About this RNA
This is a predicted structure of a 90-nucleotide RNA (c-di-GMP-I riboswitch aptamer) from a Syntrophomonadaceae bacterium. The organism belongs to Syntrophomonadaceae, within Bacteria. Its mean pLDDT, the model's own confidence on a scale to 100, is 80.
RNA sequence: GACGAUUAAUAGCAAAUCUUCCGAAAGGAAGAGACGCAAAACCAUGGAUCUGCAGCCCCUAAUAAUGGGUAUGAUUGCCAGGUUGCCGAA
Numbered sequence: 001g002a003c004g005a006u007u008a009a010u011a012g013c014a015a016a017u018c019u020u021c022c023g024a025a026a027g028g029a030a031g032a033g034a035c036g037c038a039a040a041a042c043c044a045u046g047g048a049u050c051u052g053c054a055g056c057c058c059c060u061a062a063u064a065a066u067g068g069g070u071a072u073g074a075u076u077g078c079c080a081g082g083u084u085g086c087c088g089a090a
Base pairs, nucleotide, nucleotide: 012037013036017032018031019030020029021028022027035077041083042082043081045080046079047078048075049074050073055070056069057068058067
C1' cells in the first nucleotide's frame, strides 16, 4: 500500500405523526420529529407491490351510470442488480 468485519469512534440519513404546498390518486417537496439504518448514498435495469385522472379494452338495448382490467404514474426505508463512499481488528 491492497483486501478486509462481528466491535468501536468520527460523521451521515431520517420512519410514524403534525403543519403547509403540489398531484385525480398512489405518492412527492419543505419544516418540526426520531422508528430505525454499515450504505436507509445515487440509479426505476429485472422482479414485486401501490394508484388508475386521462387514453384504451370489457360488461350494457344504449354514446348512460356503476364496476372490472390496463402504466406511460409511484415506491430505492420491498427484494435483487449496477455505481460510488467513512473507520479499518485478524